[in-house]
Molecule: Bacterial RNase P class A
Organism: Ruicaihuangia caeni
RNA sequence: UGGGUCGGCAAGACGGCCGCGUCGAUCGAGAGAUCGCCGAGGAACGUCCGGGCUCCGUAGAGCAGGGCGGUGGGUAACACCCACCCGGAGCAAUCCGCGAGAAAGUGCAACAGAGAGCAGACCGCCUCCGGCCCCGGCCGGCGGUAAGGGUGAAACGGUGGUGUAAGAGACCACCAGGGGCCCGAGUGAUCGGGCUCGCUGGGUAAACCUCGCCCGGAGCAAGGUCAGACAGGGGACGAUGAGGCGGCUCGCCGAGUCCCCGGGUAGACCGCUAGAGGGCUGCGGCAACGCAGUUCCGAGAGAGAUGGCCGUCCAGCAUCCGCCUCACGGCUGAUGUGAACAGAACCCGGCGUAUCAGCCGGCCCAUUCG
Numbered sequence: 001u002g003g004g005u006c007g008g009c010a011a012g013a014c015g016g017c018c019g020c021g022u023c024g025a026u027c028g029a030g031a032g033a034u035c036g037c038c039g040a041g042g043a044a045c046g047u048c049c050g051g052g053c054u055c056c057g058u059a060g061a062g063c064a065g066g067g068c069g070g071u072g073g074g075u076a077a078c079a080c081c082c083a084c085c086c087g088g089a090g091c092a093a094u095c096c097g098c099g100a101g102a103a104a105g106u107g108c109a110a111c112a113g114a115g116a117g118c119a120g121a122c123c124g125c126c127u128c129c130g131g132c133c134c135c136g137g138c139c140g141g142c143g144g145u146a147a148g149g150g151u152g153a154a155a156c157g158g159u160g161g162u163g164u165a166a167g168a169g170a171c172c173a174c175c176a177g178g179g180g181c182c183c184g185a186g187u188g189a190u191c192g193g194g195c196u197c198g199c200u201g202g203g204u205a206a207a208c209c210u211c212g213c214c215c216g217g218a219g220c221a222a223g224g225u226c227a228g229a230c231a232g233g234g235g236a237c238g239a240u241g242a243g244g245c246g247g248c249u250c251g252c253c254g255a256g257u258c259c260c261c262g263g264g265u266a267g268a269c270c271g272c273u274a275g276a277g278g279g280c281u282g283c284g285g286c287a288a289c290g291c292a293g294u295u296c297c298g299a300g301a302g303a304g305a306u307g308g309c310c311g312u313c314c315a316g317c318a319u320c321c322g323c324c325u326c327a328c329g330g331c332u333g334a335u336g337u338g339a340a341c342a343g344a345a346c347c348c349g350g351c352g353u354a355u356c357a358g359c360c361g362g363c364c365c366a367u368u369c370g
Base pairs, nucleotide, nucleotide: 001366002365003364004363005362006361007360008359009358012313013312014311015310016309017308018307020039021038023036024035025034026033027032041341045352046351048350049349050348051347052346053219054218055217056216060250061249062248063247065215066214067213068212069211070084071083072082073081074080085099086097087096088095089094100210101209105208106207107204108203122149123148124145125144126143128141129140130139131138132137157175158174159173160172161171162170176200177199178197179196180195181194182193183192184191185190223270224269225268226267232261233260234259235258236257237256243253244252277296278295279294280293281292282291283290284289314338316337317336318335319334320333322331323330324329
């Protein structure tokens, strides 16, 4: 210098005029007026997860169902985050993984091929029998064989030998894989080593399935307080059990539940923002994070506010002139730009998606110079 890879920051400031909202103060009989503090986000979006909180008498047992799936840790919890292990990609930094089980069972895999899961004989090889030829050899049949050739992405271990009628882990040596036992390191997943056994049955579970762990439900339109108004009528079921907030069964509680017609009410307040909160410092930890101290209070609307205009400053960036420098580049000045995605509604931790002007750093590879 170029390329790659990983991470972080950022969402301007001030002033004036006009216009909004909560709250506070003052004035006003009231309507309201004046002044003051404050007034959207990194994703507020998606509603994909997890919770806090609220209610359902308890949230009991089981089945079904759902979620997760290497190990350890963090957390209120999680499918999130951190560290590590294994496998794969990459020269590497780094990235990816629906990461348990295929010898419990069922399924699926085009074509080619004899045969694609405990399969298979197309071409072959061999013993015997028969026929022809009569040197060799050829054809047919019963049987043996799967080492050779062929098909295929993949053919039921590999190489070499012994052996055999011909062969074959049938046997042997070495290797690969697998099983069993033991030792060492590690919290563990796992890694390393030793001995032994001819055991040699592919792929796929993000197919059904098996195994292990976890799981009541509903949701702020949850749920409460106050005020106010009203008009009932008909029916079904029900102690042989209404009903009890996902389905079914059991258990427990135990008297109302549901349907149709018709009438009244829709107001005010709480929930509602001081928190699993933010900043800084120290300590512990590889880290995620935790502990301690100190400091700060940042919208709470209720059909739902936070806007418009003008000016200035300023971080960064771009361009131009001039100067300095071997070059890279630096400095002064001028001009321009200074925004996109987007909009709270109980709150919080994540993940995913959208995105403006930009900036900073670590690491890897290549090349060049000193």